The part of an RNA shown here (small-subunit ribosomal RNA, central domain) has 351 nucleotides and comes from an uncultured prokaryote.
[in-house]
Context: one part of a larger RNA
RNA sequence: CUGGGCGUAAAGAGCGUGUAGGCUGUCUAAUAAGUUGGAAGUGAAAUCCUAUGGCUCAACCAUAGAACUGCUUCCAAAACUGUUAGACUAGAGUCUGGGAGGGGAAGAUGGAAUUAGUUGUGUAGGGGUAAAAUCCGUAGAGAUAACUAGGAAUACCAAAAGCGAAGGCGAUCUUCUGGAACAGUACUGACGCUGAGAUGCGAAAGCGUGGGGAGCAAACAGGAUUAGAUACCCUGGUAGUCCACGCAGUAAACGAUGAAUGUUAGCUGUUGGAGGCACUCUAGAGGUCGGUGGUGCAGCUAACGUGAUAAGUUCUCCGCCUGGGGAGUACGGCCGCAAGGCUAAAAACUC
Numbered sequence: 001c002u003g004g005g006c007g008u009a010a011a012g013a014g015c016g017u018g019u020a021g022g023c024u025g026u027c028u029a030a031u032a033a034g035u036u037g038g039a040a041g042u043g044a045a046a047u048c049c050u051a052u053g054g055c056u057c058a059a060c061c062a063u064a065g066a067a068c069u070g071c072u073u074c075c076a077a078a079a080c081u082g083u084u085a086g087a088c089u090a091g092a093g094u095c096u097g098g099g100a101g102g103g104g105a106a107g108a109u110g111g112a113a114u115u116a117g118u119u120g121u122g123u124a125g126g127g128g129u130a131a132a133a134u135c136c137g138u139a140g141a142g143a144u145a146a147c148u149a150g151g152a153a154u155a156c157c158a159a160a161a162g163c164g165a166a167g168g169c170g171a172u173c174u175u176c177u178g179g180a181a182c183a184g185u186a187c188u189g190a191c192g193c194u195g196a197g198a199u200g201c202g203a204a205a206g207c208g209u210g211g212g213g214a215g216c217a218a219a220c221a222g223g224a225u226u227a228g229a230u231a232c233c234c235u236g237g238u239a240g241u242c243c244a245c246g247c248a249g250u251a252a253a254c255g256a257u258g259a260a261u262g263u264u265a266g267c268u269g270u271u272g273g274a275g276g277c278a279c280u281c282u283a284g285a286g287g288u289c290g291g292u293g294g295u296g297c298a299g300c301u302a303a304c305g306u307g308a309u310a311a312g313u314u315c316u317c318c319g320c321c322u323g324g325g326g327a328g329u330a331c332g333g334c335c336g337c338a339a340g341g342c343u344a345a346a347a348a349c350u351c
Base pairs, nucleotide, nucleotide: 004321005320006319007304008303012318014201015200016199017198021194022193023192025088026087027086028085029084030083031082033081034080035077036076037075038074039073040072041071042070049065050064051063052062053061054060091191092188093187094186095184096183097182103177104176105175106174107173108172109171110154115149116148117147118146119145120144121143125136126135162169163168206247207246208245209244210243211242215241216240220236221235222234223233258317259316262313263312266295267294268293269292270291271290272289273288299306300305323351324350325349332343333342334341335340
């Protein structure tokens, strides 16, 4: 250096974009750097190996040979890799067309409900629980009717459904805007894949400044329960939850399954597009392309299971793992207002 692995045993980065690097379609010609063959030179001696000989043998020594798998130069070959030139269209992208979608940002608007306030009616309870009590109420509660205020979330539709790279996204309308699929096959002509560093996005909780605050609710207080009850239950209740602008950068960030490519039985749902036989004007069979489910053959797997959305079989690139604990900790470095995070990463001790 090679050889083993990563769904659940240790192990896929939370997810994109992308630099260097690695890898890279088809055909033709040239070249000869890699590659292959041959020749020459060199590759000190000793050592190693082979043969013979010398010390009585051996170790040891001597002689000869082989070897030193390397390097340099020259000649030759041209399949493959590289380079140069030309061509192509199956990869990739552009264009045209009509559709689908909770994809993103900003603004406007709506109704139901909770809470609070005002007014009317009305009288003794209400609330809560397994049962109670704290709590609210004759200073008129709760109930009921009308009006007002304010904040947050958007019933039904709703689905194994849809969209997004992931986090995630759900009332309605308007404006701006990203992506994917399908069909046409008009255009470019390998423009591709992956991606160390780098850079952007990134739930919830948390932090800073300024707003907002209906409901809910860490902390906290009280009532219960209990041997105790720093809990589960109940009555209250502040941060927070919401908005704007910054920070933070973590999750069982999960499909516990990296990205891209080719290939490999069926059966059955669903979703988007195009298409359209037979029947008759409304539906839309078989087949097709893209997504998303179920079941399952072969194969794989320690088993569970997986199974065209692979964990089968090929191929390229990246990341990661090497007994459990100590520990993803200490020390160092970088980032952060802090909380802390990231990078790289121990040891003593112990099983």